The part of an RNA shown here (large-subunit ribosomal RNA, domain IV) has 343 nucleotides and comes from Roseateles violae. It matches the Rfam family "Bacterial large subunit ribosomal RNA".
[in-house]
Context: one part of a larger RNA
RNA sequence: CUCUGGAGAAGGAACUCGGCAAAUUGACACCGUAACUUCGGAAGAAGGUGUGCCUUUAGUAGGUGAACCAUUUACUUGGGGAGCCCAAUGAGGCCGCAGAGAAUCGGUGGCUGCAACUGUUUAUUAAAAACACAGCACUCUGCAAAGACGAAAGUCGACGUAUAGGGUGUGACUCCUGCCCGGUGCUGGAAGAUUAAAUGAUGGGGUGCAAGCUCUUGACUGAAGUCCCAGUAAACGGCGGCCGUAACUAUAACGGUCCUAAGGUAGCGAAAUUCCUUGUCGGGUAAGUUCCGACCUGCACGAAUGGAGUAAUGAUGGCCACACUGUCUCCUCCAGAGACUCA
Numbered sequence: 001c002u003c004u005g006g007a008g009a010a011g012g013a014a015c016u017c018g019g020c021a022a023a024u025u026g027a028c029a030c031c032g033u034a035a036c037u038u039c040g041g042a043a044g045a046a047g048g049u050g051u052g053c054c055u056u057u058a059g060u061a062g063g064u065g066a067a068c069c070a071u072u073u074a075c076u077u078g079g080g081g082a083g084c085c086c087a088a089u090g091a092g093g094c095c096g097c098a099g100a101g102a103a104u105c106g107g108u109g110g111c112u113g114c115a116a117c118u119g120u121u122u123a124u125u126a127a128a129a130a131c132a133c134a135g136c137a138c139u140c141u142g143c144a145a146a147g148a149c150g151a152a153a154g155u156c157g158a159c160g161u162a163u164a165g166g167g168u169g170u171g172a173c174u175c176c177u178g179c180c181c182g183g184u185g186c187u188g189g190a191a192g193a194u195u196a197a198a199u200g201a202u203g204g205g206g207u208g209c210a211a212g213c214u215c216u217u218g219a220c221u222g223a224a225g226u227c228c229c230a231g232u233a234a235a236c237g238g239c240g241g242c243c244g245u246a247a248c249u250a251u252a253a254c255g256g257u258c259c260u261a262a263g264g265u266a267g268c269g270a271a272a273u274u275c276c277u278u279g280u281c282g283g284g285u286a287a288g289u290u291c292c293g294a295c296c297u298g299c300a301c302g303a304a305u306g307g308a309g310u311a312a313u314g315a316u317g318g319c320c321a322c323a324c325u326g327u328c329u330c331c332u333c334c335a336g337a338g339a340c341u342c343a
Base pairs, nucleotide, nucleotide: 001338002337003336004335005334006333007332008331010329011328014327019324027051028050029049030048031047036041038172052094053093054092055091056090062085063084064083068079069078070077095099107322108321109320110319111318112317113316114314115313119131120130135170136169137168138167139166140165141164147156148155149154173309174308175307176306178239179238180237183236184235185232186231187230188229189228192227193226194225198221203216204215205214206213207212240258241257242256243255244254267301268298279295280294281293282292283291
């Protein structure tokens, strides 16, 4: 010097990305316990008090329950109380620095983001806000089902039958889920347009005396699809610009105009989303790019690609406080094991 333990004056997070690590707390009994809440919880909330031994209360309270007696003679019921086990509480006393004497053995509280929750996951750098989930919705499927595997036979679906099965999205619960069908998709549509093979009317060429053979032309008829006409957004998706205007100023309830399929509704908002930005104001600090509460000028929130809330839950993210401490000011000592030196 390294590692593993132990102790530390005064201070107590000044350390650091961050209280990482360590310390604190810890058992049992009793007292006591807030906001909020889905009334279950939150909660061991928080915060306190007690704890050893001896004498006595007391072999008491209590527990167990034999012999024996009676009985509707039954594995009955009612008495009976021996023997055994054995408190709490109260009172008095004793000892030590210390009585849950060691070990085992929650630190706590406040605000907030995300995800409802228990679960699952990158075996070997990620456990999470990711996945799943119950619930919700759309859609397909009438059974030889849809769908899937398989050249096929056949099998799964299912020895099920629409309260079933497949697919997709969302993700408990509460309050809700606005406008747009122009594009793309899907569904429907006895008309019309277009359109393949097929059929082969007609005309033409070659050859032949001819019948014919052969090459070519291609009228009419002709499916799905596409065009066309509708519907459909919890289908894929989308949800404007410019100018003016109120008796201070500012702003614009109001008006004009252009464009669109329709111009973002409710709610939320510097947000896991805000570039400018450490926005501005308030709170907390002596001092706060983080945090909390507001404002709205939303570069570029927004409603099942769900919106906004939300008790409980979380080895989850951010911030603060109390307690506590060698994290630090600032290091020191002790024990053990290494390294090192010598043998």
The full RNA is in RNAcentral, with records from ENA. Model confidence (mean pLDDT): 89 of 100.